[in-house]
RNA sequence: UUCCCUGUAGCUCAUUUGGUUAGAGCGCUAGACUGUGGCUCUGGAGGUAGCGGGUUCGAGCCCCGUCAGGGAACCCA
Repeated sequence: UUCCCUGUAGCUCAUUUGGUUAGAGCGCUAGACUGUGGCUCUGGAGGUAGCGGGUUCGAGCCCCGUCAGGGAACCCA
C1' cells in the first nucleotide's frame, strides 16, 4: 500500500429475500415469595444498529467514504 472479516441494549449474541413497533440470554431495577438474603416467579427500564453520506415508497441488511479491532498478501531493509 492492497484485500478480507467484525462493529446491533452494560456484556455475549440473534434479526429467512430490504417490509408492521429491532429481539433473546445474562446483568440492572420494582414487586411477589422469605425472619433476612439467595433461588424461583411476574413486571419494567435500557438501542443515533461504530460515525457520515447515498440508493429506495421503505435500510441493521444494498452502495460510497471514514473510524476502531482482527486477519492475509505485497514492497523495502

Transfer RNA from a Planctomycetota bacterium, 77 nucleotides, folded computationally. It matches the Rfam family "tRNA". The family's RNA type in Rfam is transfer RNA. Lineage of the source: Bacteria > Pseudomonadati > Planctomycetota.